[in-house]
RNA sequence: AGAGUUUGAUCCUGGCUCAGAACGAACGUUGGCGACGCGUUUUAAGCAUGCAAGUCGAGGGAGAAGCAGGUUUCGGCCUGUGGAGACCGGCGGACUGGUGAGUAACACGUAGAUGAACUAUCUAGCAGCCCGGGAUAGCCAUUGGAAACAGUGGGUAAUACCGGAUACAGCGCAGGGUAUGGGUACCCUGUGUGAAAGCGGCUUUCGGGGUGCGCUGCAUGAUGUGUCUGCGUCCUAUUAGCUUGUUGGCGGGGUAAGAGCCCACCAAGGCGAUGAUAGGUAGCCGACCUGAGAGGGUGUACGGCCACAUUGGGACUGAGAUACGGCCCAGACUCCUACGGGAGGCAGCAGCUAAGAAUAUUCCGCAAUGGACGCAAGUCUGACGGAGCGACGUCGCGUGGAUGAUGAAGGCUUUCGGGUUGUAAAGUCCUUUCGGCAGGGAAGAAUAAGGUAGGCAGGAAAUGGUUUACUGAUGACGGUACCUGCAUAAGAAGCCCCGGCUAACUACGUGCCAGCAGCCGCGGUAAUACGUAGGGGGCAAACGUUGUUCGGAAUUAUUGGGCGUAAAGAGUACGUAGGCGGUUUAAUAAGUUGGUGGUGAAAUACCGAGGCUCAACUUCGGGGGUGCCACCGAUACUGUUAAACUGGAGUUAUACAGAGGCAACAGGAAUUCCAGGUGUAGGGGUGAAAUCUGUAGAUAUCUGGAGGAACACCAAUGGCGAAGGCAAGUUGCUGGGUAAUAACUGACGCUGAGGUACGAAAGCUAGGGGAGCGAACGGGAUUAGAUACCCCGGUAGUCCUAGCCGUAAACGAUGCACACUAGUUGUUGGGUAUUUUAACAAUACUCAGUGACGAAGUAAACGCGAUAAGUGUGCCGCCUGGGGAGUAUGCCCGCAAGGGUGAAACUCAAAGGAAUUGACGGGGGCCCGCACAAGCGGUGGAGCAUGUGGUUCAAUUCGAUGGUACGCGAAAAAUCUUACCUGGGUUUAAAUGCCAGUGGACAGCUUCAGAGAUGAAGUCUUCCUUCGGGACUGCUGGUAAGGUGCUGCAUGGCUGUCGUCAGCUCGUGUCGUGAGAUGUUGGGUUAAGUCCCGCAACGAGCGCAACCCUCACCCUUUGUUGCUAAUCUGUUUCGGCAGAUAGGACUCUUAGGGAACUGCCCCGGUUAACGGGGAGGAAGGUGAGGAUGACGUCAAGUCCUCAUGGCCCUUAUGUCCAGGGCUACACACGUGCUACAAUGGAGAGUACAAAGGGAAGCGAAAGUGCAAACUGGAGCAAACCUCAAAAAACUCUUCUCAGUUCGGAUUGGAGUCUGAAACUCGACUCCAUGAAGUUGGAAUCGCUAGUAAUCGCAGAUCAGAAUGCUGCGGUGAAUACGUUCUCGGGCCUUGUACACACCGCCCGUCACACCACCCGAGUUGAGUAUACCCGAAGUCCUCUUAGGAGGCCGAAGGUAAGCUCGGUAAGGAGGGUGAAGUCGUAACAAGGCG
Repeated sequence: AGAGUUUGAUCCUGGCUCAGAACGAACGUUGGCGACGCGUUUUAAGCAUGCAAGUCGAGGGAGAAGCAGGUUUCGGCCUGUGGAGACCGGCGGACUGGUGAGUAACACGUAGAUGAACUAUCUAGCAGCCCGGGAUAGCCAUUGGAAACAGUGGGUAAUACCGGAUACAGCGCAGGGUAUGGGUACCCUGUGUGAAAGCGGCUUUCGGGGUGCGCUGCAUGAUGUGUCUGCGUCCUAUUAGCUUGUUGGCGGGGUAAGAGCCCACCAAGGCGAUGAUAGGUAGCCGACCUGAGAGGGUGUACGGCCACAUUGGGACUGAGAUACGGCCCAGACUCCUACGGGAGGCAGCAGCUAAGAAUAUUCCGCAAUGGACGCAAGUCUGACGGAGCGACGUCGCGUGGAUGAUGAAGGCUUUCGGGUUGUAAAGUCCUUUCGGCAGGGAAGAAUAAGGUAGGCAGGAAAUGGUUUACUGAUGACGGUACCUGCAUAAGAAGCCCCGGCUAACUACGUGCCAGCAGCCGCGGUAAUACGUAGGGGGCAAACGUUGUUCGGAAUUAUUGGGCGUAAAGAGUACGUAGGCGGUUUAAUAAGUUGGUGGUGAAAUACCGAGGCUCAACUUCGGGGGUGCCACCGAUACUGUUAAACUGGAGUUAUACAGAGGCAACAGGAAUUCCAGGUGUAGGGGUGAAAUCUGUAGAUAUCUGGAGGAACACCAAUGGCGAAGGCAAGUUGCUGGGUAAUAACUGACGCUGAGGUACGAAAGCUAGGGGAGCGAACGGGAUUAGAUACCCCGGUAGUCCUAGCCGUAAACGAUGCACACUAGUUGUUGGGUAUUUUAACAAUACUCAGUGACGAAGUAAACGCGAUAAGUGUGCCGCCUGGGGAGUAUGCCCGCAAGGGUGAAACUCAAAGGAAUUGACGGGGGCCCGCACAAGCGGUGGAGCAUGUGGUUCAAUUCGAUGGUACGCGAAAAAUCUUACCUGGGUUUAAAUGCCAGUGGACAGCUUCAGAGAUGAAGUCUUCCUUCGGGACUGCUGGUAAGGUGCUGCAUGGCUGUCGUCAGCUCGUGUCGUGAGAUGUUGGGUUAAGUCCCGCAACGAGCGCAACCCUCACCCUUUGUUGCUAAUCUGUUUCGGCAGAUAGGACUCUUAGGGAACUGCCCCGGUUAACGGGGAGGAAGGUGAGGAUGACGUCAAGUCCUCAUGGCCCUUAUGUCCAGGGCUACACACGUGCUACAAUGGAGAGUACAAAGGGAAGCGAAAGUGCAAACUGGAGCAAACCUCAAAAAACUCUUCUCAGUUCGGAUUGGAGUCUGAAACUCGACUCCAUGAAGUUGGAAUCGCUAGUAAUCGCAGAUCAGAAUGCUGCGGUGAAUACGUUCUCGGGCCUUGUACACACCGCCCGUCACACCACCCGAGUUGAGUAUACCCGAAGUCCUCUUAGGAGGCCGAAGGUAAGCUCGGUAAGGAGGGUGAAGUCGUAACAAGGCG
């Protein structure tokens, strides 16, 4: 000191959460020792038992038990000693100790006052203690009572009580004087009143003397207490008015003392927005916790004050109480009882019960400190000193140290090599704190009484008094601290965490389950987030969790925040209180400031020392203590007073602009309606229609009239007004503003809580008015629906008058006032100057408005920028996460509607602002594509083929499923393939290596069984050798194999698609806080991010293009098996054919070159890129085709091509075999073939290809068969031989529009071929059969030239089996105006609440569940005020025959009708949250009606 979390990413706003510290804590796990502290925070609930306040015999009388002596009638009695327990009396029980209920108050804190007071004991000082008296407890006798206790009689003492004397003083009264502002105080004089008590030593001449304690009067101080005052001291205004002894006066009473403290009378005051009254909560402070501080929170322990003592009331005694361990009364509760009556008060120390998450021993001692009494010894002391219990806290110590690598074993993990646990352990050496045992053993104790030796004062002396030194008993803790010795590493480590924040990672298990979680969030089969283990991190006798407080949080902001859009400027003005306020002078000294003094208790905290071994703890010293009070100074500023000034403000005079306001008058255009004329069939309305209107005459048009509302053009970024708002014209009344120049007043100002006024539209009340428009409503459409959008109507209303309402996105989402801070350019109203003038005008400056840019500055950004959102000042209002909610409730206002003020429970971790990149839009612009259009031919209808879905089945193996699956994987399922099913076998079996054991062949051949796999039998039999064995091989066991089993959402590789679309990026620089932008946008152009120009960009990469292959032209080369112009020979049906020689001319083949580049010309274009036209050329603007597929998208496809992680099976999910299935069939879809016919079918004849294949092959000639085919075997590993016949075409003949001489399905029969085998389930041939079908609905596909269409040929696969696939050539078109529309794509721009990105997001009702809250008939409780009734104890008063009686006040109680706050509740209302429910689609894009 910060961090996490809103987003795809960014900046900001803003909340939530975390890391820190602390605790009188509690809970969980664990637990060795000690020191010092702390320990019922809940129930001021109730308490058994014991103790906590007594003491004094030197105040008084009396005197028990016991002991001793004497006596005795043996019962006792007497004397002495002794002094218990009581009693009278004195002092103390008002201290100490406990608790925090009450109390918002002079209770507390602080500073003062008492000229308004008291104060026992103590203390300076002065004076005194004389003489008497009568009682009464105890005691004795007796009575009542269960008891508590009470009564009667007798007698007795005092330091008890009473009287008298004396008394300076005190007090009362009277007079005088001094001081003072006054109340009053002090002094003097006179008069009256007003005390006491003795006791113990000593001494004595017995009279007394003196001494100690005590007593009395006065009095000083000290201490304690009472009372009064200034200031400070919680929340609520949803508490705004409170008060009748109330406020004051006069006179009394009362008190220690002032006072309405109390009473009588008089007056009507007193308090309050600077918060009275009421309600809630709370003991206050020193201090404690936190914090950098300012602050915030707290008030346990320790200390000061207050209050209380079972609840309420009351007095007595006393110096002091309205009294915790006293009294009286009343209430509640508990106990005793003989039922008549009594007793009690732990919020003292222990302890108990209950409550609660939770808090201790019925301990020891007065040894120390302190207190009460006493002359003292001493007694008492649950104050206190100690111990006990509790890890409750703080502090300290220990649980060992060193060495030790075969890096042991074991665990975990692994890529199987290793790594890690880990010097850790073991082992070796050493030490012994703490704990254990044994021994020694403190300080805390000072002194008292007494003793010894002195000093001092007084006295005749003595007992004595006072004081100094020495001596002098006493220890609860405790045999404790501490010291020494002995033994042994011996007895002593856990808890939490390991996804990020936040230090620390792997394996297994689990599989959105179980669970975790402080926030974000993990878990759906490879979880570093769950559980366990190993390892690691942190702290450590503790560690975590929970709770609370402060901090972080500048998240209530004084220090130290904000308000255009994030929450937040009141709708606007006027103005009260308040706050703030121009210039000069003087006075004053309240604020301010300096100095001095007092106080600010101690403890705490800080600093420096000291004592416990250290520390915590504790002792001493010091400093500080922001505050308050008093006194003395200063006077700049603020205040106050006084006097002035004119720059603020205002007044008068002149002029000006204006939809400023109110009232009255009188206008024109238009709509509608009415009347009339002309005129005829429609009009109106819409996307299209219909409702509606019109032949009873509409619409249209003309004339006249009625009525209401609004004011075109001018008109504007214009003007006016505080805002709302204001618009034809004229008149009247009236407010404000501006400019210039004079004069005047002299701070008169600014803001403004409450308050008052104004305040759009809608709405309300009453009365008018009502043309148009037009909520509601009716009808017509649209639609799935349409309570809407559109149309036809139409009522309130809109208008006027009077009144109410008081709200708006009342917005510039920007409060008012003043000052200061660059410019540029419009415009409105004034003024001045210059120029020009007849005038208007122009230019410059200036004042007041109103706009657009823009510098500095500011801002999260957008933006603002002299009209500030800049820089400052003054004042007001408002905000503090989203939702709940501007809701509930209370109060106020309103006729109502409603408005103002205005929460909480609960819930979420976000909600939000600005900007960025994408994506999207039924947004825009530009462009492209067989995308549409223009054409040609198809599909969809039929039959068949093939694939898919579905169904079926033992199985119909699996995969592919919008585009981008469906003649796809499959370039070929009869067996095999084959993965599926049924059945039968088999378990190291197809491959491979090793180890161990065992056998000697294995293989082959034959036979048998069997469906076969397989099994059995027979036959046949090896090599090398050092004779041990080895090679090879069978069997058994192990390590291992095998799997077309799962996961394509764990993967590689390959592939599809967008798309052969023109895009996708980078470096450096620059801009921006940043995400990002720029480059890549713009102007042109292109098939193209192709190129050119421009430009804060300059370059580059992957794509495009080109380089590659094929085709098209030419040249060169090559020349057999290809070719043949030429020559020769043979043959002939005279056309030719065959052979040879020869040739390279031609075709062709092979290899290598050339050629095309907008190169040339014209035009256009920016002198560009490029485009249009032309020439030449085989080819012209990319010549045609192919190969080539950027960054990426679709968790696209494939684990069944292959590879591969993980999981699963292992006498089976492996493997072998036979048969079956993949070929099923009510049906649906895709892709094709053949057709429906005459551009055709059939028959006959005649031509012309290219590219391929061929040895388990192609197979010629020839022959046979109707044919498939068979026989045959020449030739050929191929420019040679062969498949091989090309077909459409062309010629001739026939058919004549029909289910046909079209079409060929289906079926019957007979065959051929392949093959081990054609039943399921092959192809082909022949004969026969001759189905549907006559051009195909909605819809939809392909194609732009050698293309479509049409025709055949070949190949792969293959034993056989293409209508599929891949190639090849033959014939060979039509059309494209064009880019409005459909689809897809590219670029720019715009909007966005989308980012899983529109297949997005998202709203409301309803239904269900849960939660909290509101209202609520009632019911119940607490508190409180008023009136009345009753009235205890008791003070006071009155009367009294002294016995008593009465009265005022008065607690508790009762009655009455309230008020406030709760609990509970039938029922009702809305809200929140929930899995994938229902209905629609309101919002976000122009969201489809902004």
The RNA shown here (small-subunit ribosomal RNA) has 1490 nucleotides and comes from a metagenome. Rfam family: Bacterial small subunit ribosomal RNA.